[in-house]
RNA sequence: AAUUCGCCCUUAGAGUUUGAUCCUAGGCUCAGAACGAACGCUGGCGGCGCGUCUUAAGCAUGCAAGUCGAACGGCAAGGAAGUGCUUGCACUUCCCUAGAGUGGCGGACUGGUGAGUAACACGUGGGUGACAUACCUUUUAGUUGGGGAUAGCUAUUAGAAAUAGUAGAUAAUACCGAAUGUGACCAUUACAGUUAGAGUGUAAUGAGGAAAGGAGCUAAGGCUCCGCUAAAAGAUUGGCCCGCGGCCCAUUAGCUAGUUGGUGAGGUAACGGCUCACCAAGGCCACGAUGGGUAGCCGGCCUGAGAGGGUGAUCGGCCACACUGGAACUGAGACACGGUCCAGACUCCUACGGGAGGCAGCAGUGGGGAAUAUUGCACAAUGGAGGAAACUCUGAUGCAGCGACGUCGCGUGAGUGAUGAAGGUCUUCGGAUCGUAAAACUCUGUCCUAAGGGACGAUAAUGACGGUACCUUAGGAGGAAGCCCCGGCUAACUACGUGCCAGCAGCCGCGGUAAUACGUAGGGGGCGAGCGUUGUCCGGAUUUAUUGGGCGUAAAGGGUGCGUAGGCGGCCUUGUAAGUCAGAUGUGAAAGAUCAUGGCUUAACUGUGGUAAGCAUUUGAAACUGCAGGGCUUGAGUACAGGAGAGGAGAGUGGAAUUCCUAGUGUAGCGGUGAAAUGCGUAGAUAUUAGGAGGAAUACCAGUGGCGAAGGCGACUCUCUGGACUGAUACUGACGCUGGGGCACGAAAGCGUGGGGAGCAAACAGGAUUAGAUACCCUGGUAGUCCACGCUAUAAACGAUGAGUGCUAGGUGUCGGGGGUCAAACCUCGGUGCCGCAGUUAACACAUUAAGCACUCCGCCUGGGGAGUACGGCCGCAAGGCUGAAACUCAAAGGAAUUGACGGGGACCCGCACAAGCAGCGGAGCAUGUGGUUUAAUUCGAAGCAACGCGAAGAACCUUACCAGGGUUUGACAUCCCCCGGACCGAACUAGAGAUAGUUCUUUCCCUUCGGGGACUGGGGAGACAGGUGGUGCAUGGUUGUCGUCAGCUCGUGUCGUGAGAUGUUGGGUUAAGUCCCGCAACGAGCGCAACCCCUACUUUUAGUUGCAAACAGUUCGGCUGUGCACUCUAAAGGGACUGCCGAUGAUAAAUCGGUGGAAGGUGGGGAUGGCGUCAAAUCAUCAUGCCCUUUAUGUCCUGGGCUACACACGUGCUACGAUGGUCAAUACAACGGGUAGCGACCUCGCGAGAGGUAGCCAAUCCCACAAAGUUGAUCCCAGUUCGGAUUGUAGGCUGCAAUUCGCCUACAUGAAGCCGGAGUUGCUAGUAAUCGCGGAUCAGAAUGCCGCGGUGAAUGCGUUCCCGGGUCUUGCACUCACCGCCCGUCA
Repeated sequence: AAUUCGCCCUUAGAGUUUGAUCCUAGGCUCAGAACGAACGCUGGCGGCGCGUCUUAAGCAUGCAAGUCGAACGGCAAGGAAGUGCUUGCACUUCCCUAGAGUGGCGGACUGGUGAGUAACACGUGGGUGACAUACCUUUUAGUUGGGGAUAGCUAUUAGAAAUAGUAGAUAAUACCGAAUGUGACCAUUACAGUUAGAGUGUAAUGAGGAAAGGAGCUAAGGCUCCGCUAAAAGAUUGGCCCGCGGCCCAUUAGCUAGUUGGUGAGGUAACGGCUCACCAAGGCCACGAUGGGUAGCCGGCCUGAGAGGGUGAUCGGCCACACUGGAACUGAGACACGGUCCAGACUCCUACGGGAGGCAGCAGUGGGGAAUAUUGCACAAUGGAGGAAACUCUGAUGCAGCGACGUCGCGUGAGUGAUGAAGGUCUUCGGAUCGUAAAACUCUGUCCUAAGGGACGAUAAUGACGGUACCUUAGGAGGAAGCCCCGGCUAACUACGUGCCAGCAGCCGCGGUAAUACGUAGGGGGCGAGCGUUGUCCGGAUUUAUUGGGCGUAAAGGGUGCGUAGGCGGCCUUGUAAGUCAGAUGUGAAAGAUCAUGGCUUAACUGUGGUAAGCAUUUGAAACUGCAGGGCUUGAGUACAGGAGAGGAGAGUGGAAUUCCUAGUGUAGCGGUGAAAUGCGUAGAUAUUAGGAGGAAUACCAGUGGCGAAGGCGACUCUCUGGACUGAUACUGACGCUGGGGCACGAAAGCGUGGGGAGCAAACAGGAUUAGAUACCCUGGUAGUCCACGCUAUAAACGAUGAGUGCUAGGUGUCGGGGGUCAAACCUCGGUGCCGCAGUUAACACAUUAAGCACUCCGCCUGGGGAGUACGGCCGCAAGGCUGAAACUCAAAGGAAUUGACGGGGACCCGCACAAGCAGCGGAGCAUGUGGUUUAAUUCGAAGCAACGCGAAGAACCUUACCAGGGUUUGACAUCCCCCGGACCGAACUAGAGAUAGUUCUUUCCCUUCGGGGACUGGGGAGACAGGUGGUGCAUGGUUGUCGUCAGCUCGUGUCGUGAGAUGUUGGGUUAAGUCCCGCAACGAGCGCAACCCCUACUUUUAGUUGCAAACAGUUCGGCUGUGCACUCUAAAGGGACUGCCGAUGAUAAAUCGGUGGAAGGUGGGGAUGGCGUCAAAUCAUCAUGCCCUUUAUGUCCUGGGCUACACACGUGCUACGAUGGUCAAUACAACGGGUAGCGACCUCGCGAGAGGUAGCCAAUCCCACAAAGUUGAUCCCAGUUCGGAUUGUAGGCUGCAAUUCGCCUACAUGAAGCCGGAGUUGCUAGUAAUCGCGGAUCAGAAUGCCGCGGUGAAUGCGUUCCCGGGUCUUGCACUCACCGCCCGUCA
């Protein structure tokens, strides 16, 4: 210091369901750590570790267990000496002893592997009074004296070999008797003593039972050492037994015959059915036996905050195994890895007769595999075997080699260095960034290279490692950086390429032409001699919840009760000490972990010391639980007295109704439906009257009333019977609660047998409906529904809420009791409802009848689908029920609530929305637009409403974007540069279709130092660039349409809600209006509405020409003139109208209705004005613009053509179809406007369009300009016409360079369709519809279109049921791309 209590420290989340929210859950996924790893890219050094996880599959070769001559017989070769001597042979002795043999000890250790094993195999703690233990230590005693063999050897036989046989000789510490023998063992006796239990101790008697020698020294007596024998003890190592602990499956529920026990015997070192004989019938099991699957166990290791979870490489302990299976022998120890025997498979040898072998020892080999090393050195150290020792052996071990396999450490340089170099990338073209980075200069030397010295490990000798570690000197920046990532999670962004392709991806998801998500580049981030990927495990995951979850609706309460085992259990007291708590002791191996402190330069690595739970023994405590005893009454129950009830079972009895039968009356229909038909009926139905039959159900009472455990129970009476409630006393004395298995009950439908059968009614038949209609509707109709008996066992069997107990505000109904009162009120018990506080809940909601606060017990859940399916089992007559998976697949499935949208939901309201009307369209001809077709081109756009007389307020050329042909290329247009020229402009001629080309004529300005320069302009040249009505309106700006002039759309603060959100904005009235009033957790505000603006309707004032003319005068009779500004009018400023006044209604409000006055009355009429937003609405061809494309063309110029085509279809209009009319004649009354490139009076000519002259007018002056319908008169007389005017012909006019394609107008002639229009559909509510004409823009010319103007001038509106559109509130929802939604099935 660790440790313990306390303090302190330690505990992390994120993405993904939705339009958004909260929750569940999940489920899926990620970030972390680890690895005996493998793969990809890359790779400098060193230390320390680690390295066949797969085929316990097979193995060549070498080595891995021998040693002892001081146990023994002996001995090849060699050396020395000697002898014989035929001088190179033989023999003897000694030394050295190889190999073989007898004998001893060791080969049971070490080393390897994990196949088997679910077991006393392992771990932990005990027992052995039921045992063994070679070698070692201590002690005691002994080691006397004999015998017979046998291997080696010799000889010989068999055999290929391995090997074996026969005969002969021989030794020992080999083997066998004998002697002695303490003690121990055995038997008997006595005593002592102990325990749960003696096989304990002491004493006596009796029986059996030992030995081996070797070496050295010697004074030859012996001594010493090593052995040997017997015995006791110790130590060590084992055997056996027991408690406890640690896997999965119940779709394995029963297992067992030596099985369980006893007696006796055998066997063992030892207990034991271990084995055997006999006897008994036991033993195990839901606390999981038996069976099946999987697996060596542990110290530990990984992870985790912990509890846990996973794992069992290296190191250590135990077990098991040794080619597979079996067996024993030897031995202290084995049923034996490198021993034996047998069997089997495989391999090898063979002379075919027979033999040999076992790498899961160390290396190594082929094979398997994603994958795992050298046939190395040494016994120097540590340890082991043998030996007296020297020593020998030792692939144990110590070292080295290979491998980034892991971990730790170091390096790949350091300082200075801004012209911010070059280059790369990006760019808004200014710059930014790589970047002090580089270069350059000055240094250093870790690693490295070379040379020199040189260990510790070894206390005397002995070093494989190894000339290694380390030290010194010298050298020179030299030799040493990669990998992954950059959409979010998750640190790090740009460009280009690609274009739902190629590809990425852990999850969500990227990619369909502007990809931070693919590929590449630049830049950046992370780690670093490594970095990523894959795999596995833990974590996050409180996602199996002991710590630490749930079950009304998300997954989840059993359909209900009774009850066994089990679990849990009231008050007081005594004892006990099993649980519990505390102390001590033993154990908890070492290593590891951790704390302290040391050693290698540091670290990794490593030394020393300390530390734990658990288990066992023991001592104490006694509150609580347990156990035992005693007591109590409040839990529970019993007795008594009452009243309530569709509680159950059986038997019996009613009335109403339906149907049927009989009879009567009666006649043509009945019945049925949205409408019909099938059906019934003249053979007499329906209707009605009377009588009868039969079955089923029980109107009214009747009630969020009652009873029952649930299912369920409904006429009345009787019999039998269960339960609950109330009251007051007495009694028992915890007798209680729950309840796995078990048993019983259990709607409807269904099944079996036998009855019954009125009505109803699956199936079935017919009729309808419908595209179809195997349905809904109708007419029939069988099982069934009913009864008895027996099955079935399921339901949204629901309060989607298990049972029990206690506690926790109230209010108000109701049912049954009790108290109380005259009756009430009131109090109380039990049930049944509603509202509601605290609390709970994700919310909804629940709330003394809990889903609140607690306790006890049971059942059940763990993502969606597959699936309540398959297989197995049990039950059933069957139908089927109960139990109940997996493969595979998805990233969700789901609950509650919110905003919208939607509904063939509801309520209220509005709109020419319907209705009531008027006029149309749809039929004809023509005009015009569109589609289609055609074409060289018929340029392009617009597409339901909201495209289609739209862009286009006007295509003969132009326009023009299209087509054909002809030209042109810095360009038709803009800026910049260079050269030449001089104006530019303009005029003429030639060629040409023209563009164009050529020629001729004419023609500058400013400054000046006179050299020139500048401005403008023409031509030529080079390149930057111009140009594009080319693409993308789904990249955009701007503009516009539409819902819709609908009354809505929002915000601040506050409040409510966990939140999305709500409130305000809802409600009661009212309005054209979110207009206003009142109320209200809202109070205010903004954009919209309204008002302010314009026109119009009335009036006043001012003004009076070009307007006007009442009075006066003149007059050519025309306001023409004088005059006047009164009037009309003009155009400026005002007034006027505000529900102001009165009455009624209303809340005394807002307001509405009626009225007064007024030119006008309730926004007077009309216009302009268009909230937040929706439709990826329209427009790149008005314009602007990003990106892409094009650049002798997709640009530009010109001529001609086309946009004008024409079988056809549609939209919008015009003219008509006629008599309220046509034609002719006469005649009256407007307004808005326009006019000098113009309007053009008037005159003349022309039938006319028009032409020729020309006045006036830049306009209240002149002109366009006669308005028309109307009125008056005449005529036509109902017809394809005197309607209608298309079409065509001829002749003309006008505009224009030009009228053919392709204009308008006139005259004459021609005279088509058409006689009021199918289904359907449009507009309009008053000066409106309808009808009539007039003007203007565009424009040379060219309106039936468009925009305006005035004239004449209606009808109808009961009303809001319905159609369409819209607004507000509410409700449902599985929709939110929002019903043109979502989604199911089949087929491809």